[in-house]
This record gives sequence, structure tokens and C1' cells, in this order.
RNA sequence: CUCUUAUCGCGAGAGGUGGAGGGAUGUGCCCGAUGAAGCCCGGCAACCGGCAACGAUUUAUUUCGUUGGAAAAGGUGCCAAUUCACACAGUCUUUUUAAUUGGACUGAAAGAUGAGAG
Repeated sequence: CUCUUAUCGCGAGAGGUGGAGGGAUGUGCCCGAUGAAGCCCGGCAACCGGCAACGAUUUAUUUCGUUGGAAAAGGUGCCAAUUCACACAGUCUUUUUAAUUGGACUGAAAGAUGAGAG
């Protein structure tokens, strides 16, 4: 980097350092000298792994499944705003004589993160 798959609800500092950017892209709209990014500390959270209980299975806690069980001293991740909103398609609705405008919902796309494969 590509492919497959699950999730995108909740949650998380009034600290130190640092100095002007940040929110993926475009548009919009926001955050930021009452201090952005980055780094350190701190915190949140059960995706993987490990543990426990139950069920199935096996020569074998051997393998598989379930859990609104516990666990943050294993591996990741995350800590403004729904993934900040919209982007493509459809349905309903609103406005207009019409073109059109606004809104709601559904699905997809894109993106993010985990796990697996190349």
C1' cells in the first nucleotide's frame, strides 16, 4: 500500500513543555495568544491476546461458541463539536406556474480504528 471483516453509541486533565496552527480531502462551519500541532505526564475504553463462568467437543482445558463476567502492570487505539455538517443515490416533505429552495429519513461512498490475509 491492497484485500476481507467488525465497529464508528458512551467515555477521557483548569498538568508540564512548546510555540501557530488544527478539525483526512473540497465547501461550509468551528477550535486556537484566555495558547493550536507535536512531545511528556495524566486519563478513557474491552478491538486483539490472556483470565473466569457456562455450553458443545476432544485422548487431552483439545478445540470452538456465548457472556450486560472481571481485568488497563500484555499489543493497539482514543481523549472539542455524531466520523463537526454536507459530498453519491433513493423515499417523504416544504417552497415555486415551472426551473428551483429548505428539511427529515434510509442506503452507499469516503475516512478512522481493530483483527486477519497478501
This is a predicted structure of a 118-nucleotide RNA (SAM riboswitch aptamer (S box leader)) from Bacillus fonticola. Its Rfam family is "SAM riboswitch aptamer (S box leader)". About the family: The SAM riboswitch is found upstream of a number of genes which code for proteins involved in methionine or cysteine biosynthesis in Gram-positive bacteria. Gene Ontology term of the family: regulation of gene expression.